[in-house]
């Protein structure tokens, strides 16, 4: 960087450092000097990989290791069908994270 595949409406914060912006872009609409974004420590959720028990309709634990995550549904639309048409519901596409491969 790219391919395949799975999840993406749960869940999880305190300090320190530091000083203008973030929240991928665009468009809404938010977070922010009552210190964000970001490091770092320490803590936590989660349970995909790895584990332990079954064992083939695939489950059940536990949480020591490897990712990942701890504002808002992946914050929401954007594009397609359907609709009761400034509205609802669905999928796609992009992203993100895991696994496997190249």
């Nucleotide at each position: 960087u790219g391919c395949u595949u799975a999840u993406c409406c749960a869940g999880a914060a305190a300090g320190a450092c530091g000083g203008a912006g973030g929240g991928g872009a665009c468009g809404g609409c938010c977070c922010u000097g009552u210190g964000a974004u970001g490091u770092c420590u320490u803590g936590g959720c989660a349970a995909c990989c790895g584990c332990g028990c079954a064992g083939u309709u695939a489950g059940c634990g536990a949480a020591a290791g490897g990712u990942g995550c701890c504002a808002a549904u992946u914050c929401c639309g954007a594009c397609c069908u359907c609709u009761a048409a400034u509205u609802g519901a669905g999928g796609a596409a992009a992203g993100a994270u895991g696994a496997g491969c190249g």